[in-house]
Predicted 3D model of a 72-nucleotide RNA (transfer RNA) from Pyronema omphalodes CBS 100304. Rfam family: tRNA. By type it is a transfer RNA. The sequence is in RNAcentral, with records from ENA. The prediction has a mean pLDDT of 82. The organism belongs to Pyronema omphalodes, within Eukaryota.
RNA sequence: GCCCGGAUGGUCUAGUGGUAUGAUUCCUGCUUUGGGUGCAGGAGGUCCCCGGUUCAAACCCGGAUUCGGGCC
Repeated sequence: GCCCGGAUGGUCUAGUGGUAUGAUUCCUGCUUUGGGUGCAGGAGGUCCCCGGUUCAAACCCGGAUUCGGGCC
């Protein structure tokens, strides 16, 4: 330099056009003498950034940044 893939709550992750899934974490309650475990409820993401297409974009297209892999 060229090619391929990734970026989604604090962390990990699902999601191939109609305002996002689950786990974990944290908070509260119940359970316990207390803690842990378990159960119930709640908090937490405008989906890396800019632009385009569309009635509508996390999703499709172009570019940027960054991470990983491959080739020379």